[in-house]
Model confidence (mean pLDDT): 84 of 100. The part of an RNA shown here (large-subunit ribosomal RNA, domain I) has 550 nucleotides and comes from Anaerovirgula multivorans. RNAcentral holds the full RNA, with entries from ENA and SILVA. It matches the Rfam family "Bacterial large subunit ribosomal RNA". Gene Ontology terms of the family: structural constituent of ribosome and ribosome.
Context: one part of a larger RNA
RNA sequence: GGCAAAGGGUGGAUGCCUUGGCACUAGGAGCCGAAGAAGGACGUGGUAAGCUGCGAAAAGUCUCGGGGAGCUGCAAGCAAGCAUUGAUCCGGGAAUGUCCGAAUGGGGAAACCCACUUGGAGUAAUGUCCAAGUAUCUAGUACUGAAUUCAUAGGUACUAGAAGGUAGACCGAGGGAACUGAAACAUCUAAGUACCUCGAGGAAGAGAAAGAAAAAUCGAUUCCCUCAGUAGCGGCGAGCGAAAGGGGAAGAGCCCAAACCUACGACAAUUGUUGUAGGGGUUGAGGAGAUGGUCACAAAGAAAGAGGAACUUGUAGAAGAAGAGAGUUGGAAAGCUCCACCAGAGAGGGUAAAAGUCCCGUACUUGAAACGAAAGAAACUUUCGACCAUGAUCCAGAGUACCACGGGACACGUGAAACCCUGUGGGAAGCAGGGGGGACCACCCCCCAAGGCUAAAUACUACCUAGUGACCGAUAGCGCAUAGUACCGUGAGGGAAAGGUGAAAAGAACCCCGGGAGGGGAGUGAAAAAGAACCUGAAACCUUUUGCCU
Numbered sequence: 001g002g003c004a005a006a007g008g009g010u011g012g013a014u015g016c017c018u019u020g021g022c023a024c025u026a027g028g029a030g031c032c033g034a035a036g037a038a039g040g041a042c043g044u045g046g047u048a049a050g051c052u053g054c055g056a057a058a059a060g061u062c063u064c065g066g067g068g069a070g071c072u073g074c075a076a077g078c079a080a081g082c083a084u085u086g087a088u089c090c091g092g093g094a095a096u097g098u099c100c101g102a103a104u105g106g107g108g109a110a111a112c113c114c115a116c117u118u119g120g121a122g123u124a125a126u127g128u129c130c131a132a133g134u135a136u137c138u139a140g141u142a143c144u145g146a147a148u149u150c151a152u153a154g155g156u157a158c159u160a161g162a163a164g165g166u167a168g169a170c171c172g173a174g175g176g177a178a179c180u181g182a183a184a185c186a187u188c189u190a191a192g193u194a195c196c197u198c199g200a201g202g203a204a205g206a207g208a209a210a211g212a213a214a215a216a217u218c219g220a221u222u223c224c225c226u227c228a229g230u231a232g233c234g235g236c237g238a239g240c241g242a243a244a245g246g247g248g249a250a251g252a253g254c255c256c257a258a259a260c261c262u263a264c265g266a267c268a269a270u271u272g273u274u275g276u277a278g279g280g281g282u283u284g285a286g287g288a289g290a291u292g293g294u295c296a297c298a299a300a301g302a303a304a305g306a307g308g309a310a311c312u313u314g315u316a317g318a319a320g321a322a323g324a325g326a327g328u329u330g331g332a333a334a335g336c337u338c339c340a341c342c343a344g345a346g347a348g349g350g351u352a353a354a355a356g357u358c359c360c361g362u363a364c365u366u367g368a369a370a371c372g373a374a375a376g377a378a379a380c381u382u383u384c385g386a387c388c389a390u391g392a393u394c395c396a397g398a399g400u401a402c403c404a405c406g407g408g409a410c411a412c413g414u415g416a417a418a419c420c421c422u423g424u425g426g427g428a429a430g431c432a433g434g435g436g437g438g439a440c441c442a443c444c445c446c447c448c449a450a451g452g453c454u455a456a457a458u459a460c461u462a463c464c465u466a467g468u469g470a471c472c473g474a475u476a477g478c479g480c481a482u483a484g485u486a487c488c489g490u491g492a493g494g495g496a497a498a499g500g501u502g503a504a505a506a507g508a509a510c511c512c513c514g515g516g517a518g519g520g521g522a523g524u525g526a527a528a529a530a531g532a533a534c535c536u537g538a539a540a541c542c543u544u545u546u547g548c549c550u
Stems, first nucleotide, its partner, number of pairs: 001549009015535001016500002020472002022469007029461002031165002039100003042055003046078002050074002061094006070082003105114003115134007136162009170201001171199005181188001185235001211218002222249005232240002253453003256397001260279008284431001286395003290390006301384005312373004317366002323339001325338004340357002342346001348360003402426007412438001433448005487494002507534001510521004
């Protein structure tokens, strides 16, 4: 030095476990903010570094309920206390709530500096302290008020509102890529995607036909299935890709403008023009006004508003059956053997191992002083004639429809390209009117633009409650069994590792070696080869002893 056997160290794989995750389901909730949010800074404990809670009234104050024996958070110890005159704890409501932050008295390098006004405390006086107020914009009202006579601009005061955050979600709108694919690439695609901005709601948007159809009709919108990878579009390449119709979910319809009437005001001054308010009216079988006709006619009914009773329900809870069974193994019984019992409860978790009957619970049942949610009765308020016929008297949304050019959007790339939107230019009709039916024309059919509102069916999940898993089990599962911490970076930003003694600390008194670390006894324990560098404890790697070989 090699080989072999046995042992030790190191190391932390594997097995088992789970406080944590992941993905969903059902229901709820879907906003917070100048009454100062979200998020922070700094404080706050007898001892107090961190976390948690709280705010100078500071691990808390008051009150109303629940609850019933212990309590002073994580978190031990010591100290000092509290509690059946009901503490701690749980829930409802209230109070306090430093400083920063939209931050809003002014400033500012966030958590700091400096003010003014009014009232108060204090001082001999000043300094000082306390409370309230003092930003901007928008709208309204009132009062003032220039150049400039009236006026207007402006100013002042008051009242109301806004601002900022978020859930990396969903929605609408304004902007809007490229990689990529086309086996290159330019039209095209990716894609109106990603991303930026604005705005809103619990949903948003859309929505009561100037519709869809086709010789028959349907009757607002939205969503799903189908139609259908069809009809089509397309360097007819890559690719893109409907609609009607049918079946379902849901279901709801309305209000103005105008004609005309009334009142008041302004301008003009001659009838008129115009503004405001009220009536009227709202559709394609129109309405106003006129004429004629039918029915009804004052208290019943209907509609809307307001109101908020009962019921239901949320935010604490209560009650809840049946073996302290016997024997046995064991450190320990819930295991095994035997004998019982409950079950509207044999879900689950815990207890020294594997428990329906030991504990917490579970099924069924039950509960709110207070604050909410949905739904909603009565009193109360307001409003209310309906219909038919006749007529070319009036009205029926204008820089609109439409056209040209340039674009966009429609499944549709300019195409035969309608329909929809509009940047530029032109520019109607007036119901004997107008739009559409995929160029255009005719016939025919459908509809009434240029004003507005509208629940449900649909989308999503930061949050709350209950639950589920042929999901993970510590190199997995979220980045985190917690941490956006440590650490890195000027910064934007990046971003870890790290779980397990034991049933119970019973966490090793005492003795010995040693400066200590560490170890040997003793003791605890079922086990210490479970001793805190602690379950199991693989391999690499290091090493000891013995044998054989060189």